[in-house]
A computed fold for a 72-nucleotide RNA from a bacterium, annotated as transfer RNA.
The RNAcentral record of the sequence draws on ENA.
Rfam family: tRNA. By type it is a transfer RNA. Its family is annotated with triplet codon-amino acid adaptor activity in the Gene Ontology.

RNA sequence: GCUCCCAUAGUUAAAUGGAUAUAACGACCCCGUCCUAAGGGGUAAUUGUGGGUUCGAUUCCUGCUGGGGGCA
Numbered sequence: 001g002c003u004c005c006c007a008u009a010g011u012u013a014a015a016u017g018g019a020u021a022u023a024a025c026g027a028c029c030c031c032g033u034c035c036u037a038a039g040g041g042g043u044a045a046u047u048g049u050g051g052g053u054u055c056g057a058u059u060c061c062u063g064c065u066g067g068g069g070g071c072a
Base pairs, nucleotide, nucleotide: 001071002070003069004068005067006066007065010025011024012023013022018055027043028042029041030040031039048064049063050062051061052060
C1' cells in the first nucleotide's frame, strides 16, 4: 500500500429492517441471617462518531476513528 472482518449496558454476548433493544455476570435497594453467606424479589445502565437510504435503521450504504486477520 491492497483486501477482509469487528465496534451494542461496567464485562461477555444476542437481536440483522417493525422499536417497550434481550440475557448472563457485575453494581445498587429490599427480603433472608444473631452476623456473614447461599437463596429469593426489585431498580438503574447499552447501539463508536458524522452523513445518506427508508414511513421506519442496532440492522442497509458511505466518510472518519479504534481493534483484529490475510497479501505485498